Background
Transfer RNA from a Gammaproteobacteria bacterium, 87 nucleotides, folded computationally. Lineage of the source: Bacteria > Pseudomonadati > Pseudomonadota > Gammaproteobacteria. It matches the Rfam family "tRNA". It is annotated as a transfer RNA. Its mean pLDDT, the model's own confidence on a scale to 100, is 82.
[in-house]
RNA sequence: GGCUGGGUGGCGAAACUGGUAGACGCGCUGGACUCAAACUCCAGUUUGGGCAACCAAGUGCGGGUUCGAUUCCCGCCCCAGCUACCA
Numbered sequence: 001g002g003c004u005g006g007g008u009g010g011c012g013a014a015a016c017u018g019g020u021a022g023a024c025g026c027g028c029u030g031g032a033c034u035c036a037a038a039c040u041c042c043a044g045u046u047u048g049g050g051c052a053a054c055c056a057a058g059u060g061c062g063g064g065u066u067c068g069a070u071u072c073c074c075g076c077c078c079c080a081g082c083u084a085c086c087a
Base pairs, nucleotide, nucleotide: 001083002082003081004080005079006078007077010026011025012024019067027045028044029043030042031041032040046057047056048055049054060076061075062074063073064072
């Protein structure tokens, strides 16, 4: 240099043939239970704004196609593997 696979919350991980992003689990926060704790149970848990109802943004980065993109197309960055060349 070329080819292949990958990049999604705090962590792991999912999303059919393009149609509610983060299901599910861990962790964390609050509550219940307990003398107290553990276990267990209930609720919440991407980010920003808002008293709230809600609103906006977000799947490595920048563009494109589309009514609609984690998914398809182009360029780039990073990681892993394979491979070629030079010495």